Predicted 3D model of a 102-nucleotide RNA (Purine riboswitch aptamer) from Solibacillus silvestris StLB046.
The prediction has a mean pLDDT of 75.
The source organism's lineage runs through Bacteria, Bacillati, Bacillota, Caryophanales and Solibacillus silvestris.
RNA sequence: AAAUAAAUAGUAUUGUGCCUUCAUAUAAGUCUGGUAAUAUGGUCCAGAUGUUUCUACUAAGUUACCCUAAAUAACUUAUCUAUGACGGUGGGUCCCACUAUA
Numbered sequence: 001a002a003a004u005a006a007a008u009a010g011u012a013u014u015g016u017g018c019c020u021u022c023a024u025a026u027a028a029g030u031c032u033g034g035u036a037a038u039a040u041g042g043u044c045c046a047g048a049u050g051u052u053u054c055u056a057c058u059a060a061g062u063u064a065c066c067c068u069a070a071a072u073a074a075c076u077u078a079u080c081u082a083u084g085a086c087g088g089u090g091g092g093u094c095c096c097a098c099u100a101u102a
Base pairs, nucleotide, nucleotide: 017089018088019087021085022084023083024082025081026056029049030048031047032046033045034044041066042065050057058078059077060076061075062074063073064072
C1' cells in the first nucleotide's frame, strides 16, 4: 500500500414489501359427455382444450330465437391470478370524487 473479517455510528445507494397505471397471458373463451326446464323456460355437473404460466374460467343485464320441440345465439358491464415495466408510498390545510350517517 492492498485485501479480508468482526463490532459500533453516520451517510448514500440498491433491493424487498405495499399501492396506482400500463403491458403480456386468456377471448373471464372453445369443445365433448351427461343432466334440467319449456315463451313466468332456456338449468346443473364432469372432463378436455386454451397460456414460454400458477390459479381462475364466473356474475348481472339487454336483444334475438325456439309455437311446445330439443336445441340455443349475439352483445354490454364488472375481476382475480402469473410475469414484467414506469412511477408512488412524512405531516398539515383546502378543493374535488365516492361512500356512510343525520
Of the family's consensus pairs, 100% are formed in the model. It matches the Rfam family "Purine riboswitch aptamer". For this family Rfam cites "Riboswitches Control Fundamental Biochemical Pathways in Bacillus subtilis and Other Bacteria" (Mandal et al., Cell, 2003). Clan: Purine riboswitches. The sequence is in RNAcentral, with records from Rfam and Ribocentre.